[in-house]
RNA sequence: CACUUAUCAAGAGAGACUGAGGGACAGGCCCUGUGACGUCCGGCAACCUGCGUAAGUAAGGUGCUAAAUCCUGCGGUAUCACCGAAAGAUGAGUA
Numbered sequence: 001c002a003c004u005u006a007u008c009a010a011g012a013g014a015g016a017c018u019g020a021g022g023g024a025c026a027g028g029c030c031c032u033g034u035g036a037c038g039u040c041c042g043g044c045a046a047c048c049u050g051c052g053u054a055a056g057u058a059a060g061g062u063g064c065u066a067a068a069u070c071c072u073g074c075g076g077u078a079u080c081a082c083c084g085a086a087a088g089a090u091g092a093g094u095a
Stems, first nucleotide, its partner, number of pairs: 002094007013041001015040003021031003025073004042065003047061003050057002069087001074084004
């Protein structure tokens, strides 16, 4: 990097360092010196492993920790909405 598959409306700091950007992409709309991104610590969760007959647990591996995956992006319908797809993210597996 490709493919398969599951999930994506819940949850998670008034901490330390740093110091200008960030929310995948495009258009919006937002967050941000009352401190973004990042790192550390803390936390959440329970996909895989472990433990357990099981319910479960939370030790290990990931992951996550503004807003529904922030909204829309293609299609359908009973069109301020809903459903599905695509794209994206994450886990597990395969080559």
This is a predicted structure of a 95-nucleotide RNA (SAM riboswitch aptamer (S box leader)).
The coordinates come from a structure-prediction model, not an experiment, and the mean pLDDT is 85.